The part of an RNA shown here (small-subunit ribosomal RNA, central domain) has 350 nucleotides and comes from an uncultured prokaryote. The coordinates come from a structure-prediction model, not an experiment, and the mean pLDDT is 88. The full RNA is in RNAcentral, with records from ENA.

Context: one part of a larger RNA
RNA sequence: CUGGGCUUAAAGGGUGCGUAGGCGGCGCAGUCAGUCGGGUGUGAAAUCCCACAGCUCAACUGUGGAAUUGCGCCCGAUACUGCUGUGCUCGAGGAAGACAGAGGGAAGCGGAACUCAUGGUGGAGCGGUGAAAUGCGUUGAUAUCAUGAGGAACACCAGUGGCGAAAGCGGCUUCCUGGGUCUUUUCUGACGCUGAGGCACGAAAGCUAGGGUAGCGAACAGGAUUAGAUACCCUGGUAGUCCUAGCUGUAAACGAUGAGCACUUGAUCGAGGGCUCCUCCAUAGGCUCUCGGUCGGAGCGAAAGUGUUAAGUGCUCCGCCUGGGGAGUAUGGUCGCAAGGCUGAAACUC
Numbered sequence: 001c002u003g004g005g006c007u008u009a010a011a012g013g014g015u016g017c018g019u020a021g022g023c024g025g026c027g028c029a030g031u032c033a034g035u036c037g038g039g040u041g042u043g044a045a046a047u048c049c050c051a052c053a054g055c056u057c058a059a060c061u062g063u064g065g066a067a068u069u070g071c072g073c074c075c076g077a078u079a080c081u082g083c084u085g086u087g088c089u090c091g092a093g094g095a096a097g098a099c100a101g102a103g104g105g106a107a108g109c110g111g112a113a114c115u116c117a118u119g120g121u122g123g124a125g126c127g128g129u130g131a132a133a134u135g136c137g138u139u140g141a142u143a144u145c146a147u148g149a150g151g152a153a154c155a156c157c158a159g160u161g162g163c164g165a166a167a168g169c170g171g172c173u174u175c176c177u178g179g180g181u182c183u184u185u186u187c188u189g190a191c192g193c194u195g196a197g198g199c200a201c202g203a204a205a206g207c208u209a210g211g212g213u214a215g216c217g218a219a220c221a222g223g224a225u226u227a228g229a230u231a232c233c234c235u236g237g238u239a240g241u242c243c244u245a246g247c248u249g250u251a252a253a254c255g256a257u258g259a260g261c262a263c264u265u266g267a268u269c270g271a272g273g274g275c276u277c278c279u280c281c282a283u284a285g286g287c288u289c290u291c292g293g294u295c296g297g298a299g300c301g302a303a304a305g306u307g308u309u310a311a312g313u314g315c316u317c318c319g320c321c322u323g324g325g326g327a328g329u330a331u332g333g334u335c336g337c338a339a340g341g342c343u344g345a346a347a348c349u350c
Base pairs, nucleotide, nucleotide: 003322004321005320006319007304008303012318014201015200016199017198021194022193023192025088026087027086028085029084030083031082033081034080035077036076037075038074039073040072041071042070049065050064051063052062053061054060091191092188093187094186095184096183097182098181099180103177104176105175106174107173108172109171110154114150115149116148117147118146119145120144121143125136126135162169163168206247207246208245209244210243211242215241216240220236221235222234223233258317259316260315261314262313263312266295267294268293269292270291271290272289273288274287275286276285299306300305323350324349325348332343333342334341335340
């Protein structure tokens, strides 16, 4: 390479948008490039293969054939693919009407708790632990009441509930804004799927500049514990956590399961719409579309399990794997302020 694979054995890119490329619905007509058939030219000789022959045999040699799976040209076929033209509506998108939602951005507001400050009451402890101590307290603490200030987070509602591509999103109100679902079948008429590069987004921690700092709290200090205790426990506490602007670009970024389409027994629960039966209305019920779960049949699977949200059956496109260690290291390149990221070996060894 041909293969075989990627939930857990090595292996799905963190996620999206999208360029090139690959692939692509249902008809009709044309063309005949791919494709297929026939013919012809060429495909040197030797070698290989087959038959016969010559050295006493064989190796060896000679003669003839086959093969040379390729390429050019000519004639023909037209199902499929391509190309050109012209149509269609089921894919895709638009429109109209309706609906749900912690989807995103900005501004404003609210209450509980906490800490601090001031004042009142009060008068000896408080705090903390397995037990203590460090710590705080007669310069009046803890407790309690009132007033004020500040920052951060939003109890209950809250739900294997919802929304978002993922990261993620939860007090309330207003403004701006993205996406989705259902119904009608009104319009366009294949406009689609995937996507190497590329671009954008991307938790936490970290970095730069400026602010902010209530609580918590790496580092650090002290008290304990202990043989020791650079820990677990306690008292403090700086970065940080918060905001604005920029950078970083990584996670067990997980469903450890790429995206899209189609098909394949079921049961049940939740969420959002629509339609409908009995005599009118409403509920329950029934039907249907979409989303999220649980259980389970066939099938699949090494098993665990999965099972219409497939890990079943197929197709298209991308990414990735190829024994363990060395090693996500070295080196080169590239990105970054740095930390470091991305790309990424070999010797050697088992």